[in-house]
Predicted 3D model of a 104-nucleotide RNA (Glycine riboswitch aptamer) from a Rhodospirillaceae bacterium. Its Rfam family is "Glycine riboswitch aptamer". From the family's description: This family represents the bacterial glycine riboswitch.

RNA sequence: AAAACCGUUGCGGGAGAGUCCGGUUGCCCCUCAAUCUAAGGGCCGCCGGCGCCGAAGGAGCAACCGCCCCGGAAACUCUCAGGCAAAUGGACCGCAACGGGAUG
Numbered sequence: 001a002a003a004a005c006c007g008u009u010g011c012g013g014g015a016g017a018g019u020c021c022g023g024u025u026g027c028c029c030c031u032c033a034a035u036c037u038a039a040g041g042g043c044c045g046c047c048g049g050c051g052c053c054g055a056a057g058g059a060g061c062a063a064c065c066g067c068c069c070c071g072g073a074a075a076c077u078c079u080c081a082g083g084c085a086a087a088u089g090g091a092c093c094g095c096a097a098c099g100g101g102a103u104g
Base pairs, nucleotide, nucleotide: 005100006099007098008097009096010095011094012093013092018050020049021048022047023046024045026043027042028041029040051084052083053082057080058078059077060076064072065071066070
């Protein structure tokens, strides 16, 4: 003089599983005959039920690791949470910037 590595931010990529059933507010569509209204249908939201998924988070066991008393530990397991058209989210990966690392 750095770097590995860590954190934050931005960009890009990023899987799985019912756009299931029922109810309901609102809005819209359709028919008759101007208006209103009923029946029917569609959409968003909400509630309930069953089925399913695991890669936000959470929890459990454990290979392994450590300073070995004890502790840290997964993409494994569980599904509390979350999710099952699109959108959003998304572990993880890549690049960049900033900060730390580094009064080195």